Record summary:
The RNA shown here (Bacterial RNase P class A) has 373 nucleotides and comes from a Bryobacteraceae bacterium. The prediction has a mean pLDDT of 76. The gene name in the source record is rnpB.
C1' cells in the first nucleotide's frame, strides 16, 4: 500500500421553483412559521397510562434461574466469581497455572420417568469381543469352565487417573502423588476462594427431554377511554280527539282510530360527524460532584411532528463524496475536464431496552497478498 472480515461513528449541505400537511394571521386570496429515524422496523421484552374483572383457596399456564449493584421497571445494562475451548508457560506423567484472546440460559441428574443415534461384548442392578491367568478335555488345531475392566478394539462418551509394590493374571487390593467428595477454620456482602484434616472414590451425560425447586406475573390494549351529538327508524313520558278518502264548500257515504293509531311537545340510548385523550416528556444539549461502571445527584440552557385512510415530496443548480485524464509541482500537494455514487429504511399515545437491516465516507482491531529496511 492494497484486498478481505470484524467493532464503533456518521447517515450530506445551501439556494432557488412547484406541491402536500398542522399552526398563526389578515385585506379570504396570500403571507410567515413548523414538518421522521437511527433504527420510525420486528412487535421480543419491561414499564406509564386506560377500560374491564378481583372475596379465599387450589390445579393449570407462561417466563426467568451463580452473586451484587443500577433502574420506574425488565428476560435489560454494569461489576464480579465459577466453568469450557485456543494459544503460552511448568510438569517424567496425571495434570497445574495465566487481568492472554474467545464462547456460554450458569438452579437439581441421590424424587420420579425418559432418550443416550451408529460402532462396539457391553450405554448404566453394566459388560467378557480379542487379549493376559488358573483347572479340565485334547487328534497339540483347539474346545471348555472360571477368574481378571492392567492392554487391545469401539465410540462423542466405557465406572477416577500417573507410577510404585502386590498378585496365578488382574484390581484403591496398598502407598505416594495428582483430581474429586465431606468437615472445620480463615477472608468476602455474595457467589466463591484458600489452608488444614479426614474419605479408597461413590448409580456416566442429556433438564435448550418430561419434570422437580424458588420467583414473579388478572385481561385487553390510543381502533384504550371520555365527552358533544345531526338526519333516518324505532324506544319511554305528557298532552291532544279525531284523522284520511271522494268535493270548491256544507250535508252525506266509506275506511282507519278512540286501551295498541294519528298529531304535537318532550325525555333517553345509539351511528355519521366533531373535540379530547396527542405530545413539556423516566424529554434533549452542556458542566460539576459521587461511583471501576452501569447510574445518580445538582447547575444553567433549551422547547423540537402530531397526520388520522394517514402530510413530511419533485426538479434543477453550485458545493461535499469517489473514479479516470490531462496540467503543473522536488515533494506534500493544487488546477480543470468527463463519468458516477448516494443504503437500510416511512412517526401513528408515550417511554426504556433487545433483535434485525444499512451505500458511501471516518476511526480501531484482526487475517492475507505486494514491496522495502
Nucleotide at each position: 500500500u492494497c484486498u478481505g472480515c470484524c467493532g464503533g461513528g456518521u447517515a450530506g449541505g445551501u439556494a432557488a421553483u412547484c406541491g402536500c400537511u398542522c399552526g398563526c394571521u389578515c385585506u379570504c386570496g396570500g403571507g410567515c412559521g413548523g414538518g421522521a429515524g437511527g433504527a420510525a422496523a420486528g412487535u421480543c421484552c419491561g414499564g406509564u397510562c386506560u377500560c374491564c374483572a378481583c372475596a379465599g383457596g387450589g390445579c393449570g399456564g407462561u417466563a426467568u434461574g451463580c452473586c451484587g449493584g443500577c433502574u420506574a421497571a425488565c428476560g435489560g445494562c454494569c461489576g464480579g466469581g465459577g466453568g469450557g475451548a485456543u494459544a503460552g508457560c511448568c510438569g517424567c506423567g496425571a495434570g497445574g497455572c495465566u487481568c492472554a484472546u474467545c464462547c456460554a440460559a450458569c438452579g437439581g441428574a441421590a424424587a420420579g420417568u425418559g432418550c443416550c443415534a451408529c460402532a462396539g461384548a457391553a450405554a448404566a442392578u453394566a459388560a467378557a469381543c480379542c487379549g493376559c491367568c488358573g483347572g479340565g478335555u485334547u487328534u497339540c488345531a483347539a474346545c471348555u469352565c472360571g477368574g481378571u475392566a492392567a492392554g487391545g478394539g469401539u465410540g462423542a462418551a466405557a465406572c477416577g487417573g500417573u507410577g510404585c509394590g502386590g498378585u496365578a493374571a488382574g484390581a484403591g487390593c496398598g502407598c505416594a502423588c495428582c483430581g474429586c467428595g465431606g468437615u472445620c477454620u480463615c477472608a468476602g456482602u455474595a457467589a466463591u476462594g484458600a489452608g488444614a484434616c479426614u474419605g479408597g472414590c461413590a448409580g456416566g451425560g442429556c433438564a435448550a427431554a418430561c419434570c422437580c425447586c424458588a420467583u414473579a406475573c388478572g385481561g385487553a390494549g390510543c381502533a384504550a377511554g371520555a365527552c358533544c351529538a345531526a338526519a333516518u327508524a324505532g324506544g319511554g313520558g305528557a298532552g291532544u280527539a279525531g284523522g284520511a278518502g271522494c268535493g270548491g264548500c256544507c250535508c252525506g257515504c266509506u275506511c282507519c282510530g278512540u286501551u295498541c293509531a294519528g298529531c304535537u311537545c318532550u325525555c333517553g340510548g345509539g351511528u355519521a360527524g366533531g373535540u379530547c385523550g396527542c405530545u413539556a416528556g423516566a424529554g434533549c444539549c452542556g458542566g460539576u460532584c459521587a461511583g471501576u461502571a452501569a447510574u445518580g445527584a445538582c447547575c444553567g440552557g433549551u422547547u423540537u411532528a402530531g397526520a388520522g385512510g394517514a402530510a413530511u415530496g419533485a426538479u434543477u443548480a453550485c458545493c461535499g463524496c469517489c473514479u479516470c485524464u490531462u496540467c503543473u509541482g522536488a515533494a506534500a500537494g493544487g488546477a480543470a475536464g468527463a463519468g458516477g455514487a448516494u443504503a437500510c429504511a416511512g412517526a401513528a399515545a408515550c417511554c426504556g431496552g433487545c433483535u434485525u437491516a444499512c451505500a458511501g465516507c471516518c476511526c480501531g482491531g484482526c487475517a492475507g497478498a505486494c514491496a522495502c529496511u